RNA sequence: AUCAGACAAAGCCACACUUGCCGCAAGGCAGGCACGGAAAGCCAAUGGAUCUCAUCAUGAGAUAGCCGGGUUGCCUCC
Numbered sequence: 001a002u003c004a005g006a007c008a009a010a011g012c013c014a015c016a017c018u019u020g021c022c023g024c025a026a027g028g029c030a031g032g033c034a035c036g037g038a039a040a041g042c043c044a045a046u047g048g049a050u051c052u053c054a055u056c057a058u059g060a061g062a063u064a065g066c067c068g069g070g071u072u073g074c075c076u077c078c
Stems, first nucleotide, its partner, number of pairs: 004076002012037002017032006035065001041071003047067002049063006
């Protein structure tokens, strides 16, 4: 350094629910909280899948905590 992910250590994120705000909606943002996560960091201009709106045959949007992929990163028992 790579691989790997431990009855490790230091940390990190935050499902659902809830309060407020934004949005036609899916959903997003902030606070509380915590089901869980070795990338639950980032990328929707990277392949699929699912969802919403408009339209009548195609557009616009959302989900990275749906799967896969790309990329960056903490620690070091074996």

This is a predicted structure of a 78-nucleotide RNA (c-di-GMP-I riboswitch aptamer) from a Pseudomonadota bacterium. The prediction has a mean pLDDT of 84.